[in-house]
RNA sequence: GGGGGAUUGGUGUAGUCGGCAACACAUCGGUUUCCAAGGCCGAAGCCCGAGGUUCGAUCCCUUGGUCCCCCG
Numbered sequence: 001g002g003g004g005g006a007u008u009g010g011u012g013u014a015g016u017c018g019g020c021a022a023c024a025c026a027u028c029g030g031u032u033u034c035c036a037a038g039g040c041c042g043a044a045g046c047c048c049g050a051g052g053u054u055c056g057a058u059c060c061c062u063u064g065g066u067c068c069c070c071c072g
Stems, first nucleotide, its partner, number of pairs: 001071007010025004019055001027043006048064005
């Protein structure tokens, strides 16, 4: 320098061939307990950034960032 892949709550992942973003763990609150743990109920919290297309973008296009792999 060229090519490919990944990027989603605090962490690990799913998902949407464009229409309310899901699960587990963690966190917080309630309940249970003498207390704690565990169980049960509930809550908060996320689409890497910027443009573009579109009625509507996490998804499509362009560009940039970070990480990984391959070629030279």